A computed fold for a 566-nucleotide part of an RNA from Petroderma maculiforme, annotated as large-subunit ribosomal RNA, domain V. Taxonomically the source falls in Petroderma (Eukaryota, Sar, Stramenopiles, Ochrophyta). RNAcentral holds the full RNA, with entries from ENA. It matches the Rfam family "Bacterial large subunit ribosomal RNA". Rfam links the family to the GO terms structural constituent of ribosome and ribosome. The gene name in the source record is rnl. Its mean pLDDT, the model's own confidence on a scale to 100, is 81.

[in-house]
Context: one part of a larger RNA
RNA sequence: CCCGCAGCUGGACGGAAAGACCCCGUGCACCUUUACUACAGGCAAUUAUUGUAUUCCAAAAGCUUUAGUUUAGGAUAGGUGGGAGUUCUCGGCUUAAAUGUGUCGUAGCAUGGCGAGAAUGUUAGUGAAAUACCACCCAAAGAAUUGUUGGUUUUACUAACUAAAGGACAUUUUUUGUUGGGUAGUUUGACUGGGGCGGUCGCCUCCAAAAGAGUAACGGAGGCACGUAAAGGUAAGCUCAUCCCCUAAAAAAGGGGAGCAGAGUGCAACGGCAUAUGCUUGCCUGACUGAAAGAAAAACAUCUCGAUCAGGGACGCAAGUCGACCGUAUUGAUCCGGUGGUUCCGGGUGGAAAGGCCAUCGCGCAAUGGAUAAAAGGUACGCCGGGGAUAACAGGCUAAUGUUCCUUCAGAGCCCAUAUCGACGGGUUCGUUUGGCACCUCGAUGUCGACUCAUCACAUCCUGGAGCUGGAAGUGGUUCCAAGGGUUCGGCUGUUCGCCGACGAAAGUGGUACGUGAGUUGGGUUUAGAACGUCGUGAGACAGUUUGGUCCCUAUCUUCUGUGGG
Numbered sequence: 001c002c003c004g005c006a007g008c009u010g011g012a013c014g015g016a017a018a019g020a021c022c023c024c025g026u027g028c029a030c031c032u033u034u035a036c037u038a039c040a041g042g043c044a045a046u047u048a049u050u051g052u053a054u055u056c057c058a059a060a061a062g063c064u065u066u067a068g069u070u071u072a073g074g075a076u077a078g079g080u081g082g083g084a085g086u087u088c089u090c091g092g093c094u095u096a097a098a099u100g101u102g103u104c105g106u107a108g109c110a111u112g113g114c115g116a117g118a119a120u121g122u123u124a125g126u127g128a129a130a131u132a133c134c135a136c137c138c139a140a141a142g143a144a145u146u147g148u149u150g151g152u153u154u155u156a157c158u159a160a161c162u163a164a165a166g167g168a169c170a171u172u173u174u175u176u177g178u179u180g181g182g183u184a185g186u187u188u189g190a191c192u193g194g195g196g197c198g199g200u201c202g203c204c205u206c207c208a209a210a211a212g213a214g215u216a217a218c219g220g221a222g223g224c225a226c227g228u229a230a231a232g233g234u235a236a237g238c239u240c241a242u243c244c245c246c247u248a249a250a251a252a253a254g255g256g257g258a259g260c261a262g263a264g265u266g267c268a269a270c271g272g273c274a275u276a277u278g279c280u281u282g283c284c285u286g287a288c289u290g291a292a293a294g295a296a297a298a299a300c301a302u303c304u305c306g307a308u309c310a311g312g313g314a315c316g317c318a319a320g321u322c323g324a325c326c327g328u329a330u331u332g333a334u335c336c337g338g339u340g341g342u343u344c345c346g347g348g349u350g351g352a353a354a355g356g357c358c359a360u361c362g363c364g365c366a367a368u369g370g371a372u373a374a375a376a377g378g379u380a381c382g383c384c385g386g387g388g389a390u391a392a393c394a395g396g397c398u399a400a401u402g403u404u405c406c407u408u409c410a411g412a413g414c415c416c417a418u419a420u421c422g423a424c425g426g427g428u429u430c431g432u433u434u435g436g437c438a439c440c441u442c443g444a445u446g447u448c449g450a451c452u453c454a455u456c457a458c459a460u461c462c463u464g465g466a467g468c469u470g471g472a473a474g475u476g477g478u479u480c481c482a483a484g485g486g487u488u489c490g491g492c493u494g495u496u497c498g499c500c501g502a503c504g505a506a507a508g509u510g511g512u513a514c515g516u517g518a519g520u521u522g523g524g525u526u527u528a529g530a531a532c533g534u535c536g537u538g539a540g541a542c543a544g545u546u547u548g549g550u551c552c553c554u555a556u557c558u559u560c561u562g563u564g565g566g
Stems, first nucleotide, its partner, number of pairs: 001566007010558003014553002022387004027383002029379004035186005041179005048172001051157003056151004060146002066140001068138001075131001078137005085120006092114003161166001189201003198218001202224006225368001226266001227325002232284007240262001242258005264273002269328003288311004294305002300369001313322003336362007344355001394441001395439001396437003400434001402430001405427003411421002448523001449521003453515001454512005461486003464481006488502005529547004533542003
């Protein structure tokens, strides 16, 4: 070196299971609730099933009674129509018929006609209207009646219905209101140096932006969600801030001078503006109607500028200017609905309704290109599809943080920077801390500690050799060389760490996927059970606590150990 056998598991990011953690999906499922919307169910009223009486109240009806005040007029004139008589008393005369008084008889009464007297009316008068008497009505009030209707409150009844007993209740039913996680369907935004918490979401200005335009970040700064009937149009005129002088102790007002702007511009910033876009005054309403060539910007939708033409105007002598505001923010599509107008349309025809067109109004639809008129949470009981596009472990990059060393020399060290210590600074090393980044791995790279077995570095704890010393000796301090060997046993805690006890020459610092779970353990963390505290209405939650809780793999290759043969 080749070929075996028996072993051991360091590696093959070993096998197993399309990661359960994390994120994503306009995924799913359960659960909760003062999420939204429904539906059962409950309650109340109401309708039917549902009848007979009775009490009370109200309405209604018919009847009787009372009852109507301008002035004038006898006087308390309700309206309309008819209308010439009506009523009462007395006595006498007259006579027939009818009725009643149980029948008959006698006597009497009432009813007819005639006469006399009285009252009242017609007439007259007043007034818009005239009275007697009759008829039909109106308004108001009251009493009694009827039971026709309605309501209310009891009390009975029995025949519906139920059936012990109840009873027109209840049950069932119609309609409406209210309640309603009991049940159901759903919703519960995105950006994001992982996600959550926080913040933000549209528009304007500046920087970033690299001298055309444009240009990102959870980059750096600020504003807006209006206002103004003058702060608009036009014509004419004026010049600001500040300073100096008249001017004195000083303010206001006035005069003179300098003054490119250091002012002002309704509001942030930028860009403009003195011939003014700034300030003042006069007159006005163009803060017009109908259009628009052509451009800027722009994925689209939007958006911006606009000569010019017509109409009828404002100001100006005129030329001319004027379709709001020095410019750039001051905002909201579509649908739906309202209002006004309209020469359109009008479901057989004529109308109307409805619709169209023009004008206008109603959204913090602000998650601001607005999913619906209408919507919050939990899941450790969870599930699926995906992602190393994205977190937790480990690795990698980086080295702020951490660590090592050097430098400088204030200072401490009685004196003396450098025996020793060394601030404020400066320069490095390492890749053991805490981080940052998110590059391999989410069709899986098992996570703290302990046990076992180690191996390496040296910035050396001991042992060895040296220098300096504020080294007398001894014991030390500090620095240099040095990795051969060594570097303990216990108590508490899951602990690493740490504290304590006892030894010891010493009880080193680190790396090795914070070495080592296809070697062990499983105390901790990190499933499902349960409990406490706290939070939450709740389902549930908590780098809070507590108790309990399945650790699989027969070794193919390689490394390694032992051994055999060639």